[in-house]
RNA sequence: GCCGAAGUGGUGGAAUGGUAUACACGUCGGUCUCAAAAACCGAUGGGCGUAAGCCCUUGUGGGUUCAAAUCCCACCUUCGGUA
Numbered sequence: 001g002c003c004g005a006a007g008u009g010g011u012g013g014a015a016u017g018g019u020a021u022a023c024a025c026g027u028c029g030g031u032c033u034c035a036a037a038a039a040c041c042g043a044u045g046g047g048c049g050u051a052a053g054c055c056c057u058u059g060u061g062g063g064u065u066c067a068a069a070u071c072c073c074a075c076c077u078u079c080g081g082u083a
Stems, first nucleotide, its partner, number of pairs: 001082007010025003018066001026044006045056004059075005
């Protein structure tokens, strides 16, 4: 250089066109306990805001579509193959 695979919350990870993030871990609050651990219950993407609410979000930037994590193009990073 060429070919292929991968990139999603704090972490792992599912979702292959239709509520972005199921599920698990973690974190926070609670129950229980003399106290703690374990267990159980609830909450939990990010920013701004007293709140109501607003804005943003699947590596980055574009495109297609009524609608994109998903399809197309370019690029970035990592891994594998090849000379």
Molecule: transfer RNA
Organism: Candidatus Omnitrophota bacterium